[in-house]
Context: one part of a larger RNA
Molecule: small-subunit ribosomal RNA, 5' domain
Organism: uncultured bacterium
Order: sequence, then C1' cells, then structure tokens
RNA sequence: GAUGAACGCUGGCGGCGUGCCUAACACAUGCAAGUCGAACGGUUUAAGGUGUAAGACGGAGUGGGUUCAGUAGAAGCGGCGGUCGGAUGGAUUUUGGUCUGAUUGUUGUGAUGUAUCUAUUGCGUCUUACAUCUUGAAUAGUGGCGAACGGGUGAGUAACACGUGGAUAACCUGCCCUUUACUGGGGAAUAACACUGAGAAAUCAGUGCUAAUACCGCAUAAGCUCUUGUUUUCGCAUGAAGAUGAGAGGAAAGGAUUUAUUCGGUGAAGGAGGGGUCCGCGUCUGAUUAGUUAGUUGGUGGGGUAAAGGCUUACCAAGACGACGAUCAGUAGCCGAUCUGAGAGGAUGACCGGCCACAUUGGGACUGAGACACGGCCCAAACUCCUACGGGAGGCAGCAGUGGGGAAUAUUGCACAAUGGGGGGAACCCUGAUGCAGCAACGCCGCGUGAAGGAUGAAGGUUUUCGGAUUGUAAACUUCUAUCGAUGGGGAUGAAAAAUGACAGUACCCAAGUAAGAAGCCCCGGCUAACUACGUGCCAGCAGCCGCGGUAAUACGUAGGGGGCAAGCGUUAUCC
Repeated sequence: GAUGAACGCUGGCGGCGUGCCUAACACAUGCAAGUCGAACGGUUUAAGGUGUAAGACGGAGUGGGUUCAGUAGAAGCGGCGGUCGGAUGGAUUUUGGUCUGAUUGUUGUGAUGUAUCUAUUGCGUCUUACAUCUUGAAUAGUGGCGAACGGGUGAGUAACACGUGGAUAACCUGCCCUUUACUGGGGAAUAACACUGAGAAAUCAGUGCUAAUACCGCAUAAGCUCUUGUUUUCGCAUGAAGAUGAGAGGAAAGGAUUUAUUCGGUGAAGGAGGGGUCCGCGUCUGAUUAGUUAGUUGGUGGGGUAAAGGCUUACCAAGACGACGAUCAGUAGCCGAUCUGAGAGGAUGACCGGCCACAUUGGGACUGAGACACGGCCCAAACUCCUACGGGAGGCAGCAGUGGGGAAUAUUGCACAAUGGGGGGAACCCUGAUGCAGCAACGCCGCGUGAAGGAUGAAGGUUUUCGGAUUGUAAACUUCUAUCGAUGGGGAUGAAAAAUGACAGUACCCAAGUAAGAAGCCCCGGCUAACUACGUGCCAGCAGCCGCGGUAAUACGUAGGGGGCAAGCGUUAUCC
C1' cells in the first nucleotide's frame, strides 16, 4: 500500500459498487420454462338463427243452445262534427301541418248482431327441453417449436482442461440470410372420448370410436447419394475440385384469408454464427517417489463414429515412456485480469468477461440439429417422506428463505416499464435473466456538524516557586449564512409515431424558517508527531522491537494539557 474481511469503541447524509471465503452439509414453503386453437379431433360455455315437443298467458275465429235487438236500418266499414288523451313509432303531405286511441252526435251502405253457456280450431307472446347451424371465449389430449439458452457452484481435474498459434485434403450444424428446383395421388392406425375392470395411492389394463403439419407406402428427381467408365486442372502423402456417360436409390403438408396474398413443407448449393477433433509451445510442489506400461507400442482384417485414431475386436510383431524427471504422492478449476513494486519480479484468480467441469453419490443410454441433459428417463447406493405394508414420492451448487457449521456475509420484496430470451401471423403469454427497491460504514468518493467579529484574557478545571502560567478567541455576547436533515409546494428524463414507468411523488427545483438535529477513536520513553500532576510500589499492569514497574514512573492507572486521523479510528489475519 491492499482486502469479498472479522473484532472493539463510536456513528449525520448522499452517490456508485460489494455482500457464505466455512458444510459440493441437510432442506419446510412459494416462485424460477413455457407457448401455439392460424396443425388436429373433441369437450365446456355465452350469444344468435331454424325446427320439434311440452307448459303458461293473451286475444280472435267457427259450430250449437238460450235471452234480447234488428229494413221504422243490427254489426262492421266510411264521411262530417263534439269531448278527453296523444311518449316513441308509423301513415300522409303543399314541409306549414294533419291523422292514429277512447267515447259520443248525425249520416251513407246493408242482414245479421250483442250478452251468456258449451264444444272446437288455428294464431301470437313467453318459458323449458332436445336437435341442428353460425359466431365468440376457454383448453385436458394428439402435434410443432423451445426446454442443450439463460441462472448457480468450483467438488473433481496437473489434463490438449486452459492460454496462445496452427491444421481439418478427417468433420457436423436446428432457427437465420442468399440462390435454385418442387409441393401429385393414396393408405392404415392411435390418444382424447365412451364402457368395463384392478389399486389405499402413484397409476395401470382390456374392448369400441375418431382427427391432423402425427405415421406409412406409391409417383416424380434438375441438383443429391451409391456402383462403374472417359477426361481436365491442382495439391501437401493419403488425395481434392470439376466436365461428360451408364445403372441403381431416395422428398414433401398443409393452415389463415378481405382471394390480393401470407405463414409454412421438401430436395440441392452457398453464407453467417455455433460446435467436434488433432498438433507446436507455455502451465505448482516433492527423488525422504526411479523405474513405469499388456490394448500397453505398432501392423493387417472386421466393427463403430458426423469425423482421423487401439475408439473397439481377432490375429501378428515386441514394442512405447523415463534424470530434458516417466510413474507415484500432495495441492489446485484455467485465463483476461487484480494487488504490490521504479522496473524485473512476487502474490492472488472475490465481483465483471471468456473457456472448462459438475448438478445427492456412482453408472447408463433414449429423444433430438445439438445432451449422455440442474428444475428429463432407467438402474444401483445413502438419506428423507407417504402407505391400507402390497407399493410409491423426492433432490435449492436457480431466487428468496430455514436449520447447521462458523470470527463472519442480506428480503420467504416490486415489476416485466426498459434491455434481452422462448413461443405465436399477430394481439399477447412466460421470464427470481434483467431492471429496481429493502438490509449492512463492507469498500471507494463527496458533503456537513457553522462563518466573521469578540480580552474584564470572565467563571470553572489543571498546575504553581503562590507572583503567575495554561485551557484560550476557546466560551459568553454581537452580526451573518442555510449545505445536509426536518416542513410546505411543484415535479421529471429513462418511452421509441400512438399506448405503455416497477423504480416513484424518487431525483431535481422553489419557498419559509431555526445555529438549531449531527464527533469520535487512537496515541504522547526511543523508533515516532505529541508532558505534567496524582495514585501504585518488580504489586497491579504495559509491550510491535528495545524494554518499563522494587517510594520522586514523561513507559502502569486516572486527570489536565498536547499530537494524529476523522464518520470513522484502532486491533487482528493475509499478500507485496
């Protein structure tokens, strides 16, 4: 000087960072990976249309019986008037208006009509149920994409793990971009669902039905793959890149729609980005570890991989590594970087970024473009939990949080507003990534705790040779200011063309007003800045080293004074 620090005393504010270094110990609870109905068949629900059936209500028609009225003119309809009413709507119209319904006067037409009882018919309205159609919403299942990213940890690993520079003529690559050729015609199933059954549960079995961008044949094949000819160019050994024949083989899927398109699907070539493999060099300690190795080293045949290779297997040969340190043992993730140092070096590998490895321990494969897969599967083991004892469930080294360990390390917070990621045509959904907030002087940086004047050098304290000295312009007192905090008012940027802000009524601005609310810690023998008094008496104690203390201690304890740093100051630990 430095620290992911801890401890002691103390503690006003803000900004930016950082925060289990120990038990890769065990984990209650919640969340951390979903999405697409524009791939598919269902199911549920809402609204509307149509039909059928049932019920209720309404007024109407028709037949019959009885009473009454009726060519001295019934009912109904119409014309002209009176009275009452007139919301919407409707009709008419010369656009000013008029009419509608009830009742009534008069008049035209003309033969049945009123009331009541009974029978019957069809109509209208409403409700319910069922069937069917249309539209909207939701989604358990099939299917697609994602889940291999993002996030965590450092146990293992001394290794092509990492760093750096190369090789791949020995390789792969979903989504994305560019170019090009296509997208024809069929089939058989299966979940969901229904029924039956088993089980405490987890879950499972049987029968039957059904769809697809799920699955399987067929057709087509410019490129493509394989076999086999001819030929050109090139290289770095195996060879590579083409041109031209023959034979054989291999594809596809549809959806939406305003019919304009759009999102997809298949073959081939190239690109971008990503990955696999191989090699040169570099990469801790120990010789009180000197020999190690049998798939071991090489070859041939077979197998396997996207790919070279003992990667694997059969046979053959006997090789391969090592004092230039093999093997063994110990320790350790590596790097960009960080700390220190004039540098050379030394030490470290927290946060941030790149790579690797791991996901309770050990092993294994499946799916897939990609895993031998943290929140997938199977087996074994330990542990925990449920159980009807037959059998089942689980994995925080994700974010919070709990117990434990420890000198020691935080909230079971808010939001997807921004950035980014997954799905989707989109709207949108998901996102403990991320953005923020909370806690902690853990670190760095900034600010404040007042400023100017003020000598009867007040009082008090300490000391004294009793004269004084010192605390000390320090205080009081006068004048001034308002940073921070507190109060009141306003109030963002971050948000993009519209909409959309968790943070947040935050940052910031303004106003009023009070010196008020805000200083400690360590040291004073020398190193090393800073001295006296009292107490103690080799005691109590101090101490980094030298050392101090046994009756005048500047070294112990207290007080006054002084020195240093300051919201910190000391101590401890570690590195240079």